[in-house]
RNA sequence: AGAGUUUGAUCCUGGCUCAGAGCGAACGCUAGCGGCACGCUUAACACAUGCAAGUCGAACGAGAAUUUAUGCUUCGGUAUGAAUUCUAGUGGCAAACGGGUGAGUAAUAUAUAGGAAUCUGCCCUUUUGAGAGGGAUACACAUGGGAAACUGUGUAUAAUACCUCAUAAGCUCGAAAGAGGAAAGGUAGAAAUAUCGCUGAAGGAGGAGCCUAUAUCGGAUUAGAUAGUUGGUAGGGUAAUGGCCUACCAAGUCAAUGAUCCGUAGCUGGUCUGAGAGGAUGACCAGCCACACUGGGACUGAGAUACGGCCCAGACUUCUACGGGAGGCAGCAGUGAGGAAUAUUGGACAAUGGGGGAAACCCUGAUCCAGCGAUGUCGCGUGAAUGAUGACAGCCAUUUGGUUGUAAAGUUCUUUCGUCGGUGAAGAUAAUGACGGUAACCGAAAAAGAAGCUCCGGCUAACUUCGUGCCAGCAGCCGCGGUAAUACGAAGGGAGCAAGCGUUGCUCGGAAUAAUUGGGCGUAAAGGGUGCGUAGGUGGUUAUUUAAGUGAGAUGUUAAAGACUUGGGCUCAACCUAAGGAAUGCAUUUCAUACUGAAUGACUUGAGUGUGGAAGAGGAAACAGGAAUUCCUCAUGUAGAGGUGAAAUUCGUAGAUAUGAGGAGGAACACCAAAGGCGAAGGCAAGUUUCUGGUACACCACUGACACUGAGGCACGAAAGCGUGGGGAGCAAACAGGAUUAGAUACCCUGGUAGUCCACGCCCUAAACGAUGACUGCUAAACGUUGGGAAUGAAUAGUUCUCAGUGUUGAAGCUAACGCGUUAAGCAGUCCGCCUGGGGAGUACGGUCGCAAGACUAAAACUCAAAGGAAUUGACGGGGACCCGCACAAGCGGUGGAGCAUGUGGUUUAAUUCGAUAAUCCGCGAAAAACCUUACCAGCUUUUGACAUGUGAGUCAUAGAUUCGAGAGAUCGAAUCGUCGGUUCGGCCGGACUCAGCACAGGUGGUGCAUGGCUGUCGUCAGCUCGUGUCGUGAGAUGUUAGGUUAAGUCCUUUAACGGGCGCAACCCCUAUCUUUAGUUGCUAACAGGUUAAGCUGAGAACUUUAAAGAGACUGCCAGUGAUAAACUGGAGGAAGGUGGGGAUGAUGUCAAGUCCUCAUGCCCCUUAUAAGCUGGGCUACACACGUGCUACAAUGGUGGCUACAACAGGUUGCAAUGAAGUGAUUCGGAGCCAAUCCUUAAAAAGCCAUCUCAGUUCAGAUUGUUCUCUGCAACUCGAGAACAUGAAGUUGGAAUCGCUAGUAAUCGCAGAUCAGCACGCUGCGGUGAAUACGUUCACGGGUCUUGUACACACCGCCCGUCAAGCCAUGGGAGUUGGUUUCACCCAAAGACAAUGAGCUAACCGCAAGGAGGCAGUUGGUUAAGGUGAGAUUGAUGACUGGGGUUAAGUCGUAACAAGGUAGCUGUAGGAGAACCUGCGGCUG
Repeated sequence: AGAGUUUGAUCCUGGCUCAGAGCGAACGCUAGCGGCACGCUUAACACAUGCAAGUCGAACGAGAAUUUAUGCUUCGGUAUGAAUUCUAGUGGCAAACGGGUGAGUAAUAUAUAGGAAUCUGCCCUUUUGAGAGGGAUACACAUGGGAAACUGUGUAUAAUACCUCAUAAGCUCGAAAGAGGAAAGGUAGAAAUAUCGCUGAAGGAGGAGCCUAUAUCGGAUUAGAUAGUUGGUAGGGUAAUGGCCUACCAAGUCAAUGAUCCGUAGCUGGUCUGAGAGGAUGACCAGCCACACUGGGACUGAGAUACGGCCCAGACUUCUACGGGAGGCAGCAGUGAGGAAUAUUGGACAAUGGGGGAAACCCUGAUCCAGCGAUGUCGCGUGAAUGAUGACAGCCAUUUGGUUGUAAAGUUCUUUCGUCGGUGAAGAUAAUGACGGUAACCGAAAAAGAAGCUCCGGCUAACUUCGUGCCAGCAGCCGCGGUAAUACGAAGGGAGCAAGCGUUGCUCGGAAUAAUUGGGCGUAAAGGGUGCGUAGGUGGUUAUUUAAGUGAGAUGUUAAAGACUUGGGCUCAACCUAAGGAAUGCAUUUCAUACUGAAUGACUUGAGUGUGGAAGAGGAAACAGGAAUUCCUCAUGUAGAGGUGAAAUUCGUAGAUAUGAGGAGGAACACCAAAGGCGAAGGCAAGUUUCUGGUACACCACUGACACUGAGGCACGAAAGCGUGGGGAGCAAACAGGAUUAGAUACCCUGGUAGUCCACGCCCUAAACGAUGACUGCUAAACGUUGGGAAUGAAUAGUUCUCAGUGUUGAAGCUAACGCGUUAAGCAGUCCGCCUGGGGAGUACGGUCGCAAGACUAAAACUCAAAGGAAUUGACGGGGACCCGCACAAGCGGUGGAGCAUGUGGUUUAAUUCGAUAAUCCGCGAAAAACCUUACCAGCUUUUGACAUGUGAGUCAUAGAUUCGAGAGAUCGAAUCGUCGGUUCGGCCGGACUCAGCACAGGUGGUGCAUGGCUGUCGUCAGCUCGUGUCGUGAGAUGUUAGGUUAAGUCCUUUAACGGGCGCAACCCCUAUCUUUAGUUGCUAACAGGUUAAGCUGAGAACUUUAAAGAGACUGCCAGUGAUAAACUGGAGGAAGGUGGGGAUGAUGUCAAGUCCUCAUGCCCCUUAUAAGCUGGGCUACACACGUGCUACAAUGGUGGCUACAACAGGUUGCAAUGAAGUGAUUCGGAGCCAAUCCUUAAAAAGCCAUCUCAGUUCAGAUUGUUCUCUGCAACUCGAGAACAUGAAGUUGGAAUCGCUAGUAAUCGCAGAUCAGCACGCUGCGGUGAAUACGUUCACGGGUCUUGUACACACCGCCCGUCAAGCCAUGGGAGUUGGUUUCACCCAAAGACAAUGAGCUAACCGCAAGGAGGCAGUUGGUUAAGGUGAGAUUGAUGACUGGGGUUAAGUCGUAACAAGGUAGCUGUAGGAGAACCUGCGGCUG
C1' cells in the first nucleotide's frame, strides 16, 4: 500500500467481497511444560446446605465451669472470698465500610470547570468543664397463653442506660434588655498519680448534601407542551437554598439552536481500531451513580430512606395442631433452569487492609493462596553432529528414471523440559508461613516420555495421480462438477502457522462507501416547476472606541492505573516497579488589536430614486374585422360522390358531389415571421381603445450599504381532469360500423359523445428541460442578429466605438468521455435545494391537502452481484449512399405431372451394417453389394489366436502339392510325392515350419465435442494484417478514409503518415498465329513407278501433323474525354486488343461444419469375445413421401434404305481384324499389335430417297410370357444382353423452382476409370450450333462508407406483461389476545403530619388535691397496591384478500431495443385477456 467482480474489449460511476488488527468468546480436530492474566456477555430466573459482622467483662447486674484460700461441717458437703475462662441480657461502638449486580435512569445521572445557603461519629490541634440528686428497667425468679414464632402478668435489681437541678462561654436566640444552655465514669495502684473515656466551644483533615455552565444516542411517519405549571409576597419545612410545601396575587414558562412524546442505554478514566481526524465499545482494574424478590413507608443514627434491619401491600416458596408463622445468594462456594457458553459446596488470616477492644486477642468467602479451564498472552521443549549403493516400502513416470531424501537405518554425542532421589529459601524489622517440602540448587538413568492443524483455480504462498461424471459435493467473491476436474473425495508431494490450527460470531480498518481533514448533482443517484419574502447565514470603502471571537504568556486543574520515554527486578519475555514528560480540555488572569464582531461617525463604487426619449405576441377588460370549414334557403345541373395500399361502411334520382347568390353560428387568426421580440416560470400572435407590470439606454441630480441568498410561509403554475351555468362550427378520448389480420378490444376509413371555447371556483402535476439553482467578480478571439447611445458622414446610406440582450465557431482551462467554453460544465466567493448500489417503490402504513381523481411527505421485510454513463470494435436493421454477381430483368432449355433407374426419409425385418442428412445431405463415402467385398443377422467352429515381435523346445522325412473319406463349410482323418540356402564344415550362421507357456496380438467397438491430416462452405469474394511514427487516459484509431478509376486494397491524385507481408495480378499448363530444329510408325506438293482402289513404292521435308525451343499483345501507336494523372471511349495495324479463351492456383478467418468406417492417434471399453474362420441370409424388403436422372408424350418427328465427316482415350490374365455360323445376343477361329505401325473404330446427329398424316397412332416403350446368349464355383432370393410376343402410364405438366451470356445453352454420338460380369451414374472427347441482356426499381448473396442499437451465443439476438404451478417475506382484514401509558371515579394498608385525646401515666412542680409532660385510642386529608370506565400507543395472531419477490426447458401474444415494422418517452383522462391502445398538451433522450 491494495486486490477480485458489470464488458467482446475500454474508461468512468457504483455496490458486493477479500487480504490486517482485536475479543470475557463458542464450535471442530489435536495436545509436552511453565510464568502472568482472565473465567454466566443468556433468566435483575428460582434457590437446598455451609460460611460472608461482629466485638468490648477495663460500662453493668447476674449466672456457669475450673482452681484455690478461709470458716463451718452430721465429713456427704456448705458459706464467704480470690484467680482464670465462658456466657444469655442491659449498655457502647461497628453494622451506611468492605463485597455483588447493571434492572432502572437520556438527566434528581456522569464528565469537566466553577459556586454559596450547609452538616460532619471516629481522627488531629487549641480550649472549657465534669458539682448535686432522682426514678425506672432487661436478664433472673414465680405464674399464665400458644403447635410454633413469640408473648402476658407479678416480684426484684445495676450501669458509661434514662431524668432533674446547679454552673458556663469566643455557644444559640434577640435591636437591646435579657433569656436559653452540658457532662460518666472505668482500669492499674496503698496512695500520689497514670491512662482510657465523658461535656461545651473554635479550627483542621477527610466525608456528605445543594446550586450553575458546558458536553452527553436515535426517531418530526412525535409539533406543540405545561395549572404548582412560571414568577412574586407571606408563612411552613429542611443541616441548608429553592414551589420543596401551603395561602394569596400575576399569566407566565419551555420549544424548529427540536420542547413534549416514543425507542434504546448505567456514565467516566479508559479499551479496540485507525496515518490521523474519527468510528466502535464501557469485561477485568479504578472513580461516580443506581439497585438489593416487586411496590410504598418511615424509625434509629454523625451518616440509611439501610443487600445479610423494621412496618405495610403483592407474587412466589415453605412450616402448621388451620388459630397463625417463617423467608429473600445481583456476598463466597454450590444446585436447578436458560443457553453455543463460563470454574471448587478448597486452605489461611502468614502478608495487605477493615471492625471492636487499654491490650492480649476475636471476627473478616475483603484479601492472600491453592484447585479446574490452551480462554488469552509470554517463554521453553519435542534432540545435536555425522551418515549415499541416494536402502526398502510409498507416489509419479517419457519405464533410462524422478521424488519422499541426510530424511531413515547405522555411528558418535548432549540431557533443557519431564521422571526418580537429596538439600532447601526470600516473602518476616522480635514472634507468627496458608502457599509448601513450593521456587531454586545438587545427583542419577536413558534419545529415552513429548506434533498437530489448515490450505494448495485466481485474489493468495503451495501440483500431480486415481475415483466420481451438473451426481456426490465445494464455495469468502468470481465460480468449479455434464468421462481426461491442479476447484468435489482419496493418496503422494508441497505451502503456511505451530501446542496449537481452522471455522463461526462481533468491532474498527481497507471504505475518499456520509467526504471537517476528504465526495458529488448537463448525460452515471442527485438543481426545488417559478418567483416574492420571514427567521437564519453571509456582506462595500474609511476613522475612532471596545476587546466578544482570534493570537501569545502565566497560574490552577486535568485522581490513580493505563499509553509513551529512560532505568531497575524476576535466567529472558510476558509481568512487576521507579522517575520523567505528556495529557490537544476547562477555568482564572495579563498582554496584543491585523482580521471578524459590537458601538459611534463619515464616504459612494453595490443597491435604490429622479429626468429624458425608446422597443416589445408582457398582463387585464371592452369594442369590432376579413378569409376558411360546417349548416340552412334559393338557383344551375346530372349520376355519381366520398374514401383507400386496395376496398367497404357512408352520402346521392326524395337530386348528392360540383358551381352561383343570400343567411346563421362558433372557433382560430394565413402572408408579415426571423437563429426575431416580451415575460420569473407556465407562457404570449389579426385590429382598435382604456387600465397596468417590468426592461435596456442616456444624463449623473438625490439617498447613503438601504445588499445577496433564503428553511418554514405566501403567490403564480401547460395539458388533462372536477363543480355550477352558458356555448357548441370544426376536431375528437369513449362508443358504433367498415376494412386489415391467424386474431386485431389497434394502426387505415365512415360516423360520433364528453371535452376542446366563455364566466366563476377547484386541482397543482409534466421529458414543468438548457435534463445545467440564485447572486457577485475575474479569464483569448472571430462572425451574425435585436434594442439604445456616441463619433464620423451631405445622408433616413455606410463605417467605427460602446451598454444591454440573443445565436454560431473556437484559445486557455475543465470533463470518464461526449462535450462546455465571457449566456462556462473555466478560476474563485456567499446562501439554498438534493444524492449515497439495483429491485421492492415514489409503493405500504401514518399524517396534511383535495368534491373526487389524486397530490405532498415517505419506509421496511425480502431479493440480486450487479444496475448504470460515455466511448470502441463488430454484427444486425422491414436505415441511407455507392458498387458487383445468370442475382433480377431479357431470352433458351428444363425440374415439379407419366413410366423406369438411382439415392434418401419412413415403415418393415433375425438383419435390412455404418456414416452424410439447410444453403454446404439425398446417381453423396460407393471409379461397380450374386459369393467375396461386408462392417449386419442366424447357425457351426477356434482361443497366444487370421496378422507382428521376443523367449524356450523340436523339425528340415519340414513347408507345400496331389488324391481319397466325413461334413453345409470352416475343419478333421488317411495315402502318395516332396529332403532349404550359405559355410571357416562347428547342430556355426541364415531361413522356413510345428509345439508350449508368458509378454502380447486383434477390434469397421465409443468419443470428429480430446486430436493430427484431409475436405466442404462463405469465395476466386477483395479482402486480412504488421513495423515505425502520430492521435486518444484507454479499448482503439490512422495507414486501409476522401476524389477519380479498375475484374481487383488495380492504379493515380490528395493526405500524419511512411513502408512491408499474406491475398489480386503475373510467373505454370492447355488452346488460338507464326518461325526454327527434327522426320518415323505420321504426311504427300513436285518427280518417277504402280493397283479395281489406296502414300502402295522410290523419293521428298514443302503442307498437315507430331514435340521441343522461340516469337507475338505491352494501352506499344493515333484521336478524344479526364486534372498535364491513373484510366476510359473510339480507331489503325494484327491470327489474337485491352485479363484473347480455358485450367491449376482458394489470404486472415467462419460454421465445436464433415470424417476415429481411408490413414494416424490420446483416453475409455471387450479379451473362450465387441477378436478370428465358415455356410446361408441381408445391405436389392415396400401402404407411402422427397431429391437427382433417363425415356417419352411425337411430323424440326417415327420407320426403312443409301451415303459422309471426328477427337480424347485404352489394349498381353489384353485389344482382337479378315473369314465362317446364327434373325440376334453371340459362337468358331485367330492375322496383327507390348502400339503415331495392329485392334477397340460402326462415329451419331446432319445429308439423299421412300413411307407414315395427327391417332394413344407405324408415337411411347413400361410390364409380362416363352425361348435363348454371356460372365462366373454359383445368376432362386439378386446380373447384363438377344429374339418373338405383350403394348401400361403418358397428348408438354398446379403452386413453386433450376441451369445457362458463345463455340456457351440446346442437341448428337464416342472413349475411359471401376470391372469376371453388370452404367440411364461419373470423368473426359469431339460433331451440329442458337436466342437475349433496355437496365439495376424490386427479391437473393456479397463488398465499401455512413447512421441507429437495450444485440456480442451477435436478429435463429434481446426482451415485456397477463394467465397456470411451487416457495418466501409483506400490506389490508370481521376480530381475538397481551404489553406500556393517560384521564376520571371507587376503595384505601403501613407511615409521617395535623387535630383530638373522656382512657392510661415513674422521674419535674406541689404538703395534698392536682398540674406540666407523655402514651394508647379516635378523626382528617395524603397515599402504594387493587377495582371500574373511557382512551392512546405498541406487539402477536386471524377466515379471507391485495400486490411484490423468486423458481433451466408451461400458456397467450410480441409492447420495447433498428424508422423494432404505427418513432419513442412523458403528465393526465378514457378503454382493453395481456403486454398495451387512443385523445389532449409537452420533450428529443
RNAcentral holds the sequence, with entries from SILVA. Predicted 3D model of a 1485-nucleotide RNA (small-subunit ribosomal RNA) from a freshwater metagenome. The coordinates come from a structure-prediction model, not an experiment, and the mean pLDDT is 86. It matches the Rfam family "Bacterial small subunit ribosomal RNA".